[in-house]
Molecule: c-di-GMP-I riboswitch aptamer
Organism: Desulfobacteraceae bacterium
RNA sequence: AACUGAAAAUGGCAAACCGAUCGCAAGGUCGGGACGCAAAGCUUUCGGUCCGGAAUCAUUUCCGGAUAGCGAGGUUGCCGGA
Numbered sequence: 001a002a003c004u005g006a007a008a009a010u011g012g013c014a015a016a017c018c019g020a021u022c023g024c025a026a027g028g029u030c031g032g033g034a035c036g037c038a039a040a041g042c043u044u045u046c047g048g049u050c051c052g053g054a055a056u057c058a059u060u061u062c063c064g065g066a067u068a069g070c071g072a073g074g075u076u077g078c079c080g081g082a
Base pairs, nucleotide, nucleotide: 003081004080005079012037013036017032018031019030020029021028022027035069041075042074043073045072046071047070048067049066050065051064052063053062054061055060
């Protein structure tokens, strides 16, 4: 350095739900709160799912948005090596 995460150690993040707030919505932010997470750090490049709009007789297609805790990819990082 690559690969790897059984047992440890230092710590870290924060689901559902509740309150406030932003948004047409999906959903986001702040506070409380912990289901869990070895990247549950960062990043929409690809796919999936969700929301809004338009087109189409229909099948479906396109545009915009959301989800990084839905996968894949890129990138950075702690401690180790049964």